Predicted 3D model of a 380-nucleotide RNA (Bacterial RNase P class A) from Candidatus Geothermincola secundus.
Its mean pLDDT, the model's own confidence on a scale to 100, is 75.
Its Rfam family is "Bacterial RNase P class A". The family's RNA type in Rfam is ribozyme. Gene Ontology terms of the family: ribonuclease P activity, dimeric ribonuclease P complex and tRNA processing.

[in-house]
RNA sequence: GGAGUCGGCCGGGUGGUCGCGGGCGCCGGGUUGCUCCGGCGCCUGAGGAAAGUCCGGACUCCACAGGGCAGGGAGCUGGGUAACGCCCAGGCGGGGUGACCCGACGGAAAGUGCCACAGAAAGGGAAACCGCCCGGUGCCGGCUCAGCGGCGUCGGGCAAGGGUGAAAAGGUGGGGUAAGAGCCCACCAGCAGUCCCGGUGACGGGCUGGCUUGGUAAACCCCUCCCGAAGCAAGGCCAAAUAGGAGUCGAUGCCGUGGCCCGCGGCGUUUGAGGCUCGGGUAGGCCGCAAGAGGCGCGCAGUAAUGUGCGUCCCAGAUGGAUGACCACCGCCCGGUUUUAUGCCGGGCACAGAAUCCGGCUUACAGGCCGGCUCCCCCC
Numbered sequence: 001g002g003a004g005u006c007g008g009c010c011g012g013g014u015g016g017u018c019g020c021g022g023g024c025g026c027c028g029g030g031u032u033g034c035u036c037c038g039g040c041g042c043c044u045g046a047g048g049a050a051a052g053u054c055c056g057g058a059c060u061c062c063a064c065a066g067g068g069c070a071g072g073g074a075g076c077u078g079g080g081u082a083a084c085g086c087c088c089a090g091g092c093g094g095g096g097u098g099a100c101c102c103g104a105c106g107g108a109a110a111g112u113g114c115c116a117c118a119g120a121a122a123g124g125g126a127a128a129c130c131g132c133c134c135g136g137u138g139c140c141g142g143c144u145c146a147g148c149g150g151c152g153u154c155g156g157g158c159a160a161g162g163g164u165g166a167a168a169a170g171g172u173g174g175g176g177u178a179a180g181a182g183c184c185c186a187c188c189a190g191c192a193g194u195c196c197c198g199g200u201g202a203c204g205g206g207c208u209g210g211c212u213u214g215g216u217a218a219a220c221c222c223c224u225c226c227c228g229a230a231g232c233a234a235g236g237c238c239a240a241a242u243a244g245g246a247g248u249c250g251a252u253g254c255c256g257u258g259g260c261c262c263g264c265g266g267c268g269u270u271u272g273a274g275g276c277u278c279g280g281g282u283a284g285g286c287c288g289c290a291a292g293a294g295g296c297g298c299g300c301a302g303u304a305a306u307g308u309g310c311g312u313c314c315c316a317g318a319u320g321g322a323u324g325a326c327c328a329c330c331g332c333c334c335g336g337u338u339u340u341a342u343g344c345c346g347g348g349c350a351c352a353g354a355a356u357c358c359g360g361c362u363u364a365c366a367g368g369c370c371g372g373c374u375c376c377c378c379c380c
Base pairs, nucleotide, nucleotide: 001376002375003374004373005372006371007370008369009368010367012330013329014328015327016326017325018324020045021044022043023042024041025040026039027038028037029036047351051362052361054360055359056358057357058356059231060230062228066262067261068260069259071227072226073225074224075223076090077089078088079087080086091105092103093102094101095100106222107221111220112219113216114215115214129162130161131158132157133156134155135154136153137152138151139150140149141148170188171187172186173185174184175183189212191209192208193207195206196205197204198203235287236286237285238284245278246277247276248275249274253267254266255265256264257263294313295312296311297310298309299308300307301306331349332348333347334346335345336344337343
């Protein structure tokens, strides 16, 4: 100097004029009061994703609690957290020279299914396309005969060599054999072992051994663990209005327990619970509503996620929905012009707007700033 990788941050600035929402204080007007309107001053007012609505919760009603099935989720180990499918650390596997990155990571010997085409064959112990070996036999060549070689056929042995394929009964080398094969041996891989060592653990290393038991569960399934469900349009309060409306079913009943069953609770059995159909009124105001699993700073513990102690701060609460418009200068980017400097002119400046709140994940993002680490090149 270049390339890469991981992490953090900003994302227009300054000034002026006018215009908005909320809170607090003061003053004035109206009013019996509640309360309404106006003025002034101070404070404050969209995000890292506010987005997607994908997870998890807080909170609220069901409800005085429970069990089972269905359904859903997670899936290596340890830790963090209110919790999670998240985060941190590690293990194993894969990619990369590396820093680093990815993993839908329990079980295939519980069962069922699938593996096209090619290939002889996709098995749970088979299979023989080209082949190799032994024996019999026919023909031919050479040949005095035997031995030898070639082609075909029958019987037996083989799966080591070649071919097909993603994958073919572990791999490489040697011995052995008629030819071969873990048949035997060495090394390697795999599997097994109430074995030894290290580790909390997943696992790792060693030793011994029959020699060796396709893939796929992101197919159905099995195993282990977790889950009540709905949602601020939740849920409360006040005021007002209408028609304490009409019809029908109705008792081994109905309703609730957020899918079903059991159980439980409540109501009711003709003075009738409740269900169904039709019809009418209300759509107003207030609370919920922001002080939090909160932000920032420092210390301590921890590899870290995070926890904890002290200090400090209050940073939106709208409800047809608030922070906008204009001007000037500056900053950054692009184009043109000019003497290629400078200057001038024109255009542009990302993704994008809270609606109960919080922890995550995913997606979008013009232009920039800072730092750690890895690799390559050059110089000293």